c-di-AMP riboswitch aptamer (ydaO/yuaA leader), 154 nucleotides, folded computationally.
[in-house]
RNA sequence: CGUGCGCACGCGCCGAAUCCCGCAAGGGAACCGGGGACCCAUUUUCUGGGGUGAAUCGAGCGUAAUCCGCCGUGUCACGGUGGCAGUACGCCCGUAGGAGACCUUCCUGCUCCGAACCCGUCAGCUAACCCGGUAGGCGGCAAGGAAGGAAAGG
Numbered sequence: 001c002g003u004g005c006g007c008a009c010g011c012g013c014c015g016a017a018u019c020c021c022g023c024a025a026g027g028g029a030a031c032c033g034g035g036g037a038c039c040c041a042u043u044u045u046c047u048g049g050g051g052u053g054a055a056u057c058g059a060g061c062g063u064a065a066u067c068c069g070c071c072g073u074g075u076c077a078c079g080g081u082g083g084c085a086g087u088a089c090g091c092c093c094g095u096a097g098g099a100g101a102c103c104u105u106c107c108u109g110c111u112c113c114g115a116a117c118c119c120g121u122c123a124g125c126u127a128a129c130c131c132g133g134u135a136g137g138c139g140g141c142a143a144g145g146a147a148g149g150a151a152a153g154g
Base pairs, nucleotide, nucleotide: 011139012138013137014136018029019028020027021026030134031133032132033131034130035129040124048122049119050118051117052116057094058093060091061090062089063088064087067083068082069081070080071079072078073077097113098112099111100110102149103148104147105146106145107144108143
């Protein structure tokens, strides 16, 4: 000097997931989500349907047990084949869409994400009204230009 790991502080990022009061239990504000009329919309219900979320939709490749049916061998077990299935899962490549250091919008780039979960036969919109959430995870990462603001400084 460089690299990796850990801890602490600070500054940030995704997200609604923050702030205040209270010894606590808990309460409030704010933000977010769901249900829920007339009118309007939809005509569509096993090919189930729906919700949160950016996270949808495809091509290629691979694997499908248990179970059910049929056939064969043979002595009670095995093998083959069809269904389950244009289904499910996995890999990989794209993709609707989404994120990225003052904020919003626009333009041009770059780097990433493109998941997961829930309701339980049931929900269009929806005033009043009703019911909930305020988690978790991550970062040495930070691009440039234009307009309007904000903040700081003077």
Its Rfam family is "c-di-AMP riboswitch aptamer (ydaO/yuaA leader)". Rfam's curators write: This family represents a conserved RNA structure found upstream of the ydaO and yuaA genes in Bacillus subtilis and related genes in other bacteria. The literature on the family includes a 2004 paper in Proc Natl Acad Sci U S A by Barrick et al., "New RNA motifs suggest an expanded scope for riboswitches in bacterial genetic control". The prediction has a mean pLDDT of 80. The sequence was found by an Rfam model in a public genome assembly.